[in-house]
Predicted 3D model of a 350-nucleotide part of an RNA (small-subunit ribosomal RNA, central domain) from a Patescibacteria group bacterium. The sequence was found in a public genome assembly. Model confidence (mean pLDDT): 87 of 100. Rfam family: Bacterial small subunit ribosomal RNA. Its family is annotated with structural constituent of ribosome and ribosome in the Gene Ontology.
Context: one part of a larger RNA
RNA sequence: UUGGGCGUAAAGCGUCUGUAGGCGUUUUGAUAAGUUAGGUAUUAAAGUCUGGGGCUCAACCUUAGAAAUGUACCUAAAACUGUCAGAAUAGAGUCAUGAAGAGGCAAGUGGAAUUCUGUGAGUAGGGGUAAUAUCCGUAGAUCCACAGAGGAACACCAAAAGCGAAGGCAGCUUGCUGGUCAUGUACUGACGCUGAGAGACGAAAGCGUGGGGAGCGAACAGGAUUAGAUACCCUGGUAGUCCACGCCGUAAACGAUGGAUACUCGGUGUUGGAGGGCUCGACCCCUUCAGUGCCUAAGCUAACGCGAUAAGUAUCCCGCCUGGGGAGUACGGUCGCAAGAUUAAAACUC
Numbered sequence: 001u002u003g004g005g006c007g008u009a010a011a012g013c014g015u016c017u018g019u020a021g022g023c024g025u026u027u028u029g030a031u032a033a034g035u036u037a038g039g040u041a042u043u044a045a046a047g048u049c050u051g052g053g054g055c056u057c058a059a060c061c062u063u064a065g066a067a068a069u070g071u072a073c074c075u076a077a078a079a080c081u082g083u084c085a086g087a088a089u090a091g092a093g094u095c096a097u098g099a100a101g102a103g104g105c106a107a108g109u110g111g112a113a114u115u116c117u118g119u120g121a122g123u124a125g126g127g128g129u130a131a132u133a134u135c136c137g138u139a140g141a142u143c144c145a146c147a148g149a150g151g152a153a154c155a156c157c158a159a160a161a162g163c164g165a166a167g168g169c170a171g172c173u174u175g176c177u178g179g180u181c182a183u184g185u186a187c188u189g190a191c192g193c194u195g196a197g198a199g200a201c202g203a204a205a206g207c208g209u210g211g212g213g214a215g216c217g218a219a220c221a222g223g224a225u226u227a228g229a230u231a232c233c234c235u236g237g238u239a240g241u242c243c244a245c246g247c248c249g250u251a252a253a254c255g256a257u258g259g260a261u262a263c264u265c266g267g268u269g270u271u272g273g274a275g276g277g278c279u280c281g282a283c284c285c286c287u288u289c290a291g292u293g294c295c296u297a298a299g300c301u302a303a304c305g306c307g308a309u310a311a312g313u314a315u316c317c318c319g320c321c322u323g324g325g326g327a328g329u330a331c332g333g334u335c336g337c338a339a340g341a342u343u344a345a346a347a348c349u350c
Base pairs, nucleotide, nucleotide: 004321005320006319007304008303012318014201015200016199017198021194022193023192025088026087027086028085029084030083031082033081034080035077036076037075038074039073040072041071042070048066049065050064051063052062053061054060091191092188093187094186095184096183097182098181099180103177104176105175106174107173108172109171110154115149116148117147118146119145120144125136126135162169163168206247207246208245209244210243211242215241216240220236221235222234223233258317259316260315261314262313263312266295267294268293269292270291271290272289273288274287275286276285277284299306300305323350324349325348332343333342334341335340
């Protein structure tokens, strides 16, 4: 390479947009590049195969023929692929009418709680633990009341709920703004799917500059525990956590499951629509579309399990895997302020 695979054994890029490329709906006509059939030429000799001949046979040698693949040209066919021209609407998009939502960004604002400060009241403890101690407190703590400051996070509602491509998103109000769903079938008429490179976004931690700093809290200090205790527990506590701008680009970035399309028994919840039945109406019932859960038939699977949200049945495109260790390491390249990230071996060894 052929092949076989990728939920858990090695293997789905963290996610999306999209270039080249690959693949692509129905129908009419044309064409004949691919395709198919026939023919001609060529495809050296040797070799291969078949018939004959020569060494006693064979191997071997020799002779005649054939086969084979590729290429070029000629003739023909027109189903499929391609190309050109025309048409269509089931894919895709636009429009109209409605709908839900912690989707995003910005500004404003609210209450509870922690901490601190002030005042009042009040007196000897408080705090902490399995138990202590460090620690706070007669310079008046803890507790109670009132007032104030400041930062961060938003109880209940809350849900297998909702939204977002993923990361993720939750007090309330306003402004700006992205996407989605249903119904209508009015418009465009294949405009589609995937996507090497490329670009954008991307939790937490970390980095740079400037702010902010209530609580929590790596590092650090002390107290305990212990044989020791560079820990678990306790008292403190810096960076950080928060904001603005700029980097970093990684996670068990997980559904450990790439995207798209089509098909394939049922049952039961729930969210958002639409249509119908019943009703005064709500409720309820039936049908249907789009999500989100659970249980299961067939089928699949090594098993576990998956099972219309497939890991079933198929097609298209991309990514990735190929024994363990060495190693996601070295070297080199690219990126980064750095930390490091990314790309990525070999010797050797079992």